[in-house]
Molecule: Guanidine-I riboswitch aptamer
Organism: Pseudomonas sp. HAR-UPW-AIA-41
RNA sequence: GCAAUGGCUGACUAGGGUUCCGGCCCGUCCACCGAACAGGGACGGGUGACUGGUCCGAGAGUUGGCGACCUCGUUCGGGGUUACACGGCGGGACAAAAGCCCGGGAGAA
Numbered sequence: 001g002c003a004a005u006g007g008c009u010g011a012c013u014a015g016g017g018u019u020c021c022g023g024c025c026c027g028u029c030c031a032c033c034g035a036a037c038a039g040g041g042a043c044g045g046g047u048g049a050c051u052g053g054u055c056c057g058a059g060a061g062u063u064g065g066c067g068a069c070c071u072c073g074u075u076c077g078g079g080g081u082u083a084c085a086c087g088g089c090g091g092g093a094c095a096a097a098a099g100c101c102c103g104g105g106a107g108a109a
Stems, first nucleotide, its partner, number of pairs: 007066006015056002020053002022050001023047008067082006084104001086107001090102003
């Protein structure tokens, strides 16, 4: 100086929005009441600058499993290694957004 391998995946978390559930606000109707207000039920609309449940979710986060490499052994198993890693703008998907994907990208030292 060159070549090859440096991988795949589960659970979770940081984070994320708003399809569904719930919360809150407005409206209509129903029941109750002598009537109305408030409260109860149902439906419709709005709201994520609503704590939440469902959901998405890390190359550079955590923790496992598999695989790969090295080595010991032959009761077909045991042990070891799997390093390092600053990073836009912009675009994409799903309901939508994001540390998801483009992307160990562009770029930087």